[in-house]
Context: one part of a larger RNA
RNA sequence: CAUAUAAUGGAUGCCUUGGUUCUGAGAGGCGAUGAAGGACAUGAUAAACUGUGAUAAGUUGCGAGUAUUUGUAAAUAUAAAAGUUGAUCCGCAAAUUUCCAAAUGGGGUAACCUGUUAUAUCAAGAUAUAACAUUAUUUUUAGUAAUAAAAAUAAAGCUAACCUGAUGAAUUGAAACAUCUUAUUAAUCAGAGGAAAAGAAAACAAAAGUGAUUUCGUUAGUAGUGGCGAACGAAAGCGAAAUAGUCUAAACUAUAAUUGUUAACGCUUUUAUAGGGUUAAAGGACUAUAGAUAAAAUUUAAUUUAAAAUAUAUUAGAAAUAUUUGGAAAAAUAUACCAUAGAUGGUGAUAGUCCAGUAAAUUAAAUAUUUUAUUUAAAUAUAUAGUAUCCUAAGUAAAACGAGACACGUGAAAUCUUGUUUGAAUUAACCAGGACCAUCUGGUAAGACUAAAUACUACUCAGAAACCGAUAGUGAACUAGUACCGUGAGGGAAAGGUGAAAAGUAUUCUUAAAAAGAAAUUGAAAUAGAACCUGAAAUUAUAUGCUA
Numbered sequence: 001c002a003u004a005u006a007a008u009g010g011a012u013g014c015c016u017u018g019g020u021u022c023u024g025a026g027a028g029g030c031g032a033u034g035a036a037g038g039a040c041a042u043g044a045u046a047a048a049c050u051g052u053g054a055u056a057a058g059u060u061g062c063g064a065g066u067a068u069u070u071g072u073a074a075a076u077a078u079a080a081a082a083g084u085u086g087a088u089c090c091g092c093a094a095a096u097u098u099c100c101a102a103a104u105g106g107g108g109u110a111a112c113c114u115g116u117u118a119u120a121u122c123a124a125g126a127u128a129u130a131a132c133a134u135u136a137u138u139u140u141u142a143g144u145a146a147u148a149a150a151a152a153u154a155a156a157g158c159u160a161a162c163c164u165g166a167u168g169a170a171u172u173g174a175a176a177c178a179u180c181u182u183a184u185u186a187a188u189c190a191g192a193g194g195a196a197a198a199g200a201a202a203a204c205a206a207a208a209g210u211g212a213u214u215u216c217g218u219u220a221g222u223a224g225u226g227g228c229g230a231a232c233g234a235a236a237g238c239g240a241a242a243u244a245g246u247c248u249a250a251a252c253u254a255u256a257a258u259u260g261u262u263a264a265c266g267c268u269u270u271u272a273u274a275g276g277g278u279u280a281a282a283g284g285a286c287u288a289u290a291g292a293u294a295a296a297a298u299u300u301a302a303u304u305u306a307a308a309a310u311a312u313a314u315u316a317g318a319a320a321u322a323u324u325u326g327g328a329a330a331a332a333u334a335u336a337c338c339a340u341a342g343a344u345g346g347u348g349a350u351a352g353u354c355c356a357g358u359a360a361a362u363u364a365a366a367u368a369u370u371u372u373a374u375u376u377a378a379a380u381a382u383a384u385a386g387u388a389u390c391c392u393a394a395g396u397a398a399a400a401c402g403a404g405a406c407a408c409g410u411g412a413a414a415u416c417u418u419g420u421u422u423g424a425a426u427u428a429a430c431c432a433g434g435a436c437c438a439u440c441u442g443g444u445a446a447g448a449c450u451a452a453a454u455a456c457u458a459c460u461c462a463g464a465a466a467c468c469g470a471u472a473g474u475g476a477a478c479u480a481g482u483a484c485c486g487u488g489a490g491g492g493a494a495a496g497g498u499g500a501a502a503a504g505u506a507u508u509c510u511u512a513a514a515a516a517g518a519a520a521u522u523g524a525a526a527u528a529g530a531a532c533c534u535g536a537a538a539u540u541a542u543a544u545g546c547u548a
C1' cells in the first nucleotide's frame, strides 16, 4: 500500500408526533362576584407534567352515550375499589375555589407578619364569622365657614397586532458635512374600540359640472418641491367597493326661581325647565290667511311572547370473495359489487367494498348568539303671502412676529394649526377659488353625533400548501423558555426512530461479577437485543499478500 473481517462514528436514505405561511368562518376581551400570572398543597404507595383546591386527577343537577373504569403511564407493581339500579369518557349549567398578586384593614424582604370594631362561644386566655384601602361623582347629616362623617355608583390591573393623540432620536444616504435624508420612523407615555379615525361643504371645479367620509385601481414617478444635490412627491378627474343622514346654540313664547329699584303697578339682571328652530334659488323668528290633530306610514329602542337558524355532546351510514407468493396480503391472477360515499388515516407490503370514517341525512334537557314576527314605548310631517324689526355659534375670523402641518425646505406662498401682541363684519354681510385687486363662480366658519365599504389576529373551529422534514422547520417534534450561565437586566442549549406484535432472551456454561461473552430460545430478521431502522467518511484493530 492492497484485500478481507471487525470496531468506532452517526453522515445518508426513509419516516413524522412538531413547526411555517395562508384561506374561510367565529370571537374580538378578562378584572373588586378579586383577573392575567404565580406560590403551596392535592393520588393507597407519587419525583415530573396534566388536572384540581382543605368538597383538592375531584362534588351536584341535566343531557348524550355503552361496557368497561381508577389522567400522561402504554411496555414497573401490588393493594383496594367502582360499574348494566348505566360507571369511566363527552357536552351544558351549578357548587367548592388555600395563599400571593390591581391586592384594597395596617405593614412587608410576593405567596409572610400583625391589628381595630361588632357578633357568637366565653371566668380569663383564645377561637370563629363579618366589616374596615384610595380616588372621583352624587346625595344626606353636622358645622358660620374651611371641612368632617355616612351612603350609593364608578374607576383601578392585565392583554398579540391593528387605531388615535403627546414626546421624539441616531446609525444611515448625500460616496465628507451643516439645510436635507433616515423619519413626522425606532423608542417612551396616555387613551379607546371590535374596529379606530374621518364624515354631511365657509368643499371641488371652471364657463361645463360634481355633490359627506373612508378604501382600492388609475391619474403618475406626472404637476411640483429640492445645498434644483441626495432625494421627496401630490391633487382634481376617471373606474370600482360601500352608501345615510341627523341633532343642538340663537331669535321668539310659557312656567318657576332670582338681581337691582319702586309706596305700588311695573321695569330690569341672571338662571333652570319645556316649547320653538336648524338653513344658502338664504332660512328662521315675527305678522296675516288656510289646513292638520294622529288612524296609517317610516325610523329607533327595549320589555313580553313565539318561531326558526347556528354554536357547544350525538345518531346512523352502501359495497368482495377465492387462488398463488410471502412471516404477514391491502400485492399478482380470476370473477364480482357499491358509489350524492374513489377525502383522509389505520390495519403484519400498495384496501372504494376490513376498521375509523367520508357523501347525503339526523339530534339538544341546558346555555349562548343571530334573524323574523308580535307587543310596548319614543321620535319624525304643513302651505301661501308679507319682509318693517329681531336671530343665524367673538377675544372668534383676520393681521403682525415666531413656529409647525400641508408633496410644497419662506418662497410670489394661498390653505390648515397656534405661542406672543392686536383685533372685525352681521345678509346692502362673510369665506374660498394658490400673492394681491376687479368681475364672475362656489359656499355659510368659529357647536355636536353618525352604520357600511377599511386595518389587525394573542384566541376558537374547519381546511389548504410546486413550505421544512430533526445541524431543517419555532429557541423548543423529547422534563423547553427546561437544564445551565449571570448579582441583575438578561442570555439560553443538546436531546426523535427495537419489532407487525415485547413475543424485551426461560435455562445452562465461562467469569470475582448484577460487567462482558458463549450456547439455547423468541422472531421473517437479533450484524432488529433496548448504547436497539438504515449505518457513509475520517480513525482503529486483526489476518493475509505485496513493496522497501
Base pairs, nucleotide, nucleotide: 001545002544003543004542005541006540007539013533014497015496018468019467020465021464022463023462024461025460026459027457028456029158030157037100038099039098040053041052042051044078045077048072049071059094060093061092062091063090068082069081070080105114106113107112115132116131117130118129119128120127121126134155135154136153137152138151139150140149141148142147162193163191164190165189166188167187173180177227203210204209214241215240216239217238218237224232225231245449246448247447248393252275253274254273255272256271257270260267261266280427282392283391284390285389286386287385288384289383290382297380298379299378300377301376302375305373306372307371308370309369310368311367312366315361320335321334322333323332324331336353337352338342344356345355346354398422399421400420401419402418403417404416405415408434429444430443431442432441433440484491485490504532507519508518509517510516

The part of an RNA shown here (large-subunit ribosomal RNA, domain I) has 548 nucleotides and comes from Candidatus Shikimatogenerans bostrichidophilus. The full RNA is in RNAcentral, with records from ENA. Rfam family: Bacterial large subunit ribosomal RNA.